Predicted 3D model of a 363-nucleotide RNA (Bacterial RNase P class A) from Sedimenticola sp. The organism belongs to Sedimenticola, within Bacteria. Its Rfam family is "Bacterial RNase P class A". Its family is annotated with ribonuclease P activity, dimeric ribonuclease P complex and tRNA processing in the Gene Ontology. Rfam's curators write: Ribonuclease P (RNase P) is a ubiquitous endoribonuclease, found in archaea, bacteria and eukarya as well as chloroplasts and mitochondria. Rfam classes the family as a ribozyme.

RNA sequence: GGAGUCGGCCGGAUGGUCGCUGCUUUGCAAAAAGUGGAGGAAAGUCCGGGCUCCGAUGGACAGGGUGCCAGGUAACGCCUGGGGGGCGCGAGCCUACGGAAAGUGCCACAGAAAAUAUACCGCCUCCGAUCUUCGGGUCGGGUGGUAAGGGUGAAAUGGUGCGGUAAGAGCGCACCGCGCUGCUGGCAACAGGAGUGGCAGGGUAAACCCCACCCGGAGCAAGACCAAAUAGGGGGGCAGGCGACUCGAUCGCCACGUGUGGUCCGCACGGUCCCCGGGUAGGUCGCGUGAGGUGCAUGGCGACAUGCAUCCCAGAUGAAUGAUCAUCCAAGACAGAACCCGGCUUACAGGCCGACUCCCACU
Numbered sequence: 001g002g003a004g005u006c007g008g009c010c011g012g013a014u015g016g017u018c019g020c021u022g023c024u025u026u027g028c029a030a031a032a033a034g035u036g037g038a039g040g041a042a043a044g045u046c047c048g049g050g051c052u053c054c055g056a057u058g059g060a061c062a063g064g065g066u067g068c069c070a071g072g073u074a075a076c077g078c079c080u081g082g083g084g085g086g087c088g089c090g091a092g093c094c095u096a097c098g099g100a101a102a103g104u105g106c107c108a109c110a111g112a113a114a115a116u117a118u119a120c121c122g123c124c125u126c127c128g129a130u131c132u133u134c135g136g137g138u139c140g141g142g143u144g145g146u147a148a149g150g151g152u153g154a155a156a157u158g159g160u161g162c163g164g165u166a167a168g169a170g171c172g173c174a175c176c177g178c179g180c181u182g183c184u185g186g187c188a189a190c191a192g193g194a195g196u197g198g199c200a201g202g203g204u205a206a207a208c209c210c211c212a213c214c215c216g217g218a219g220c221a222a223g224a225c226c227a228a229a230u231a232g233g234g235g236g237g238c239a240g241g242c243g244a245c246u247c248g249a250u251c252g253c254c255a256c257g258u259g260u261g262g263u264c265c266g267c268a269c270g271g272u273c274c275c276c277g278g279g280u281a282g283g284u285c286g287c288g289u290g291a292g293g294u295g296c297a298u299g300g301c302g303a304c305a306u307g308c309a310u311c312c313c314a315g316a317u318g319a320a321u322g323a324u325c326a327u328c329c330a331a332g333a334c335a336g337a338a339c340c341c342g343g344c345u346u347a348c349a350g351g352c353c354g355a356c357u358c359c360c361a362c363u
Base pairs, nucleotide, nucleotide: 001359002358003357004356005355006354007353008352009351010350012328013327014326015325016324017323018322020037021036022035023034024033025032026031039334043345044344046343047342048341049340050339051219052218053217054216063215064214065213066212067211068082069081070080071079072078083097084095085094086093087092098210099209103208104207105204106203107202120150121149122146123145124144125142126141127140128139129138130137131136158176159175160174161173162172163171177199178197179196180195181194183192184191185190223285224284225283226282233276234275235274236273237272238271240254241253242252243251244250256270257269258268259267260266292311293310294309295308296307297306298305299304329332
């Protein structure tokens, strides 16, 4: 100098003017002053939890999820550390990574055969015919052998080599692989090494399934409280006179009240008063002091935990967080809370910092 890997951070700045909104103070009020006012993802709503109500207060089935080991955490499918496997020269990256000897299913095309195995070509042997230079060749056949070789396929019944054989074959042997049993190291996953068995049944479980573990449902429009008018519900008090009847405030008339109206007549309407309770409109809470931020110390490889100090940092409900001007620069991306928190995933102009790897050149 070039090419990369990993981790972290920033996300226009400053000032003026006018607005919006939470809180505090002053004020009878109006209002004024002070102060706070989006994000790393506020997003997708994919996991996990807090909180609330309902159900249950136990067990089982069904259903769903997770799936190497250990740890962290309120919990997780997240994170940390480690193991196995794969990729990369490397820094590093990826990995649903339990069980295929419980059972069932599936394996396109090609191929003889895709799993109770199987013989297409080839090789060997036997029989027959025929040719012969007598070594053998050619053709046909076998309820013969053979998985070494060819060919098909993503995959063909351990691999390489030597021996062996008619040709072959774990048929025998050595090494590798695999199974089983001890040993050593490790909490474990696992690793190393020893002995032993010629070696058993190819793949597929993000196919059914089996095994182990986990999971009650609905969600802030959860839910709690206060509570108007009107109309229902329950209880109590009061309710004049006459008549009718089914003898009760059931009906009719008068009286009474209300409305119309200046008043009367008339007309229309009507039991009246009090108490209790549920719901609606509306309002209040839930609603931000929290598994909180920052700094330091201690323990731990780390995720993280503990202790001390310090800080308060949006909380709306038609729902605020904006507009404009000036200056500057590298010219500003993705995008905006709505109960809260921990994760994951996705989007993102441009820029900064740290650690590390490889290559080239020079000293």